This is a predicted structure of a 107-nucleotide RNA (Guanidine-I riboswitch aptamer) from Terrihabitans soli. The RNAcentral record of the sequence draws on Rfam. Rfam family: Guanidine-I riboswitch aptamer. From the family's description: This family represents a conserved RNA structure found upstream of the ykkC and yxkD genes in Bacillus subtilis and related genes in other bacteria.
């Protein structure tokens, strides 16, 4: 002072917003239950959802041990750490802690 690694898949979760459901205004229609059309993201379901948020599964790595021996395989055991962090753009209907991003930058 530079470089590499720091995986990846399921689930929830903060959090998002508004395609659908629902609510709720308002308009017309309907004798009436309701129905249309258009507004508002409105507790909510459906939907998106974290590198620094939990779990959980694989897979990596160490060590023992099966295996006749070496590669491979299989078992069991451990480790899997750490992380302040924009503007700004981008997708899906749309927005976000999704992605750009373990990034620019800071220390």
């Nucleotide at each position: 002072a530079a470089a590499c690694c720091a995986u990846g898949c399921c689930g929830c979760u903060a959090g998002g917003g508004u395609u659908c459901c629902g609510g709720u205004c308002g308009c017309g229609c309907u004798g009436a239950c309701g129905c249309g059309c258009g507004g508002c993201g409105c507790u909510g379901g459906u939907c998106c959802g974290a590198g620094a948020g939990c779990a959980g599964c694989a897979a990596g790595c160490c060590g023992c041990g099966c295996c006749a021996g070496a590669c491979a395989g299989c078992g069991c055991g451990g480790c899997c750490a750490c992380a302040c962090g924009g503007c700004g753009g981008g997708a899906c209907a749309a927005a976000a802690g999704c992605c750009c991003g373990g990034g620019a930058g800071a220390u």